Source information:
A computed fold for a 147-nucleotide RNA from Streptomyces wuyuanensis, annotated as SAM riboswitch aptamer (S box leader). The RNAcentral record of the sequence draws on Rfam.

This record gives sequence, structure tokens and C1' cells, in this order.
RNA sequence: CGCUCAUCCAGAGGGGCAGAGGGACACGGCCCGUUGAAGCCCCGGCAACCCUCCAGCCGAUCUCGUCGCGCUCCGCGGCCGAGGCUCACGGCUAGGGAAGGUGCCAAUUCCGUCUCGCGGUGAAACGCACCGCGGGGAAGAUGAGGA
Repeated sequence: CGCUCAUCCAGAGGGGCAGAGGGACACGGCCCGUUGAAGCCCCGGCAACCCUCCAGCCGAUCUCGUCGCGCUCCGCGGCCGAGGCUCACGGCUAGGGAAGGUGCCAAUUCCGUCUCGCGGUGAAACGCACCGCGGGGAAGAUGAGGA
């Protein structure tokens, strides 16, 4: 690099150096930018993934091994074996904390692209095209896991 899982309509900016681009990639749109883009540094902040506290609820639950699916791990399932024997362990929900590890601090991940549904317009029906709304996907980002 790639893999698995979770989240992505909330939130949070000043200064210095720099000097023309930037909003991941392609195309289209729409924006940001010489009242200073990218990048680097300093300070500040947001958030709560990892971490932690409390309450309630749920469970033959949990840990290890093992077997099946899947590309190894991860993940999902079986319940075959061992351990554990409920003030534990794990999960879910609501709330609190923020020292540390990350992350983030214009616009929904800025919007669309692929697909499905609904509505509207094109004189009517099917189909098609366009527009709007909603669901899913793809891609991407971030965290966590393990090799």
C1' cells in the first nucleotide's frame, strides 16, 4: 500500500514566514483567494475515536481454543472443548470528564456523476429527457484493530 469495523447535514481561528493558487482524483457546477491561496511554524480552540466516571437495561454472557464463511489478521456465524461462575465479564442506552495519543477548525465529505423510489414539466399513456425530494452504493477522509 492493502484488509476489517465505526463515523462523516453538529462544532471550533488568530499571528509569523511565504507569494498564486486552493476546495482528494477526472469531468461539470458553484465557491474561496493579492483585504494574501498552497505549504511550514507558533499560539488558541472544537470534538470525544482511543481513555475514564456514573446510572439504567440486556445476556449462558464473557475469555481462550476449535470449526464454517470470507483473502491472513480483523469481521460474521456454529456451540465442539477448556476456563470463568455474576459487586465479574461483555453489549446497548442516556449523561459527565479531558491529562495523554490522534483528528479537526469556509461551504453536508461544497454539490452532482452509478443505482432505486416518489413527485413535477415536456398536450395524454408506455418509454425517454430534464427538474426537485428521499434511500442505497462507489470513491474519499478520520479513528480503532491486527499483521